[in-house]
C1' cells in the first nucleotide's frame, strides 16, 4: 500500500398493496362580523383586484392530494452512512430571512434497542440532537481456566480489525 471478508432487527437507494393525512383543504349554498384583500413559508417594497365582491368566521352539502410511515421486492454497501458548522448551485422573489436542492470543506460517531428531554412533523408515527441505561462485534490489558481455548473485569475507537499478497 493492494486485494478478500467479518459485526446483524447492520447501513443507504428505487418501488411499495396499505393505512393515516381527513371528513381536513378547496369548492358551492345560507347567516353574521369586517372594511380591505392577492400575488409568496415571514418581512419590507412594488403590481393588481375591490362593495354585482373579498375576507374572517359557523352551519349544510360535496370532497382531495402531497410530504411522511409501509409488509414485501430489486439494488449498492460495511464510515456503509448520518449529523453539525461554513463555503457554493439551483429554486421561491424585486429584495431580504427561512425552508428545499447541488457539491466542497472541517468535526463527531464502531453497530443495534430502550428511555428521558428538545426539536421537526397533522401525528403520542417517523427523523434529528443531547443526555442514561442495556445488549453486540473487535483489538488490547488483567485475572480465572477443563490449556482446545472459554468465561469474567477494565479500556479505546472504523484512518480501527481479521486473512492474505
Nucleotide at each position: 500500500g493492494g486485494u478478500a471478508g467479518a459485526g446483524g432487527u447492520g447501513c443507504g437507494g428505487c418501488u411499495g398493496c396499505g393505512a393515516u393525512c381527513a371528513g381536513u383543504a378547496c369548492c358551492u349554498g345560507u347567516g353574521c362580523a369586517c372594511g380591505g384583500g392577492a400575488a409568496u413559508g415571514c418581512c419590507u417594497g412594488u403590481u393588481c383586484c375591490a362593495a354585482u365582491g373579498g375576507u374572517g368566521u359557523a352551519c349544510a352539502g360535496c370532497g382531495a392530494a402531497a410530504g411522511g410511515c409501509a409488509a414485501g421486492g430489486c439494488u449498492g454497501c460495511c464510515g456503509a452512512a448520518g449529523a453539525a458548522c461554513g463555503g457554493c448551485u439551483u429554486u421561491u422573489u424585486a429584495g431580504g430571512c427561512a425552508g428545499a436542492u447541488c457539491u466542497c470543506g472541517u468535526u463527531c460517531u464502531g453497530g443495534c434497542u430502550g428511555u428521558a428531554u428538545a426539536u421537526u412533523c397533522a401525528a403520542c408515527a417517523g427523523g434529528u440532537a443531547u443526555g442514561c441505561a442495556g445488549u453486540u462485534g473487535u483489538c488490547a490489558u488483567c485475572a480465572u481456566u477443563g490449556c482446545g481455548u472459554a468465561u469474567g473485569g477494565u479500556g479505546g475507537a472504523g484512518a480501527g480489525c481479521u486473512a492474505u499478497c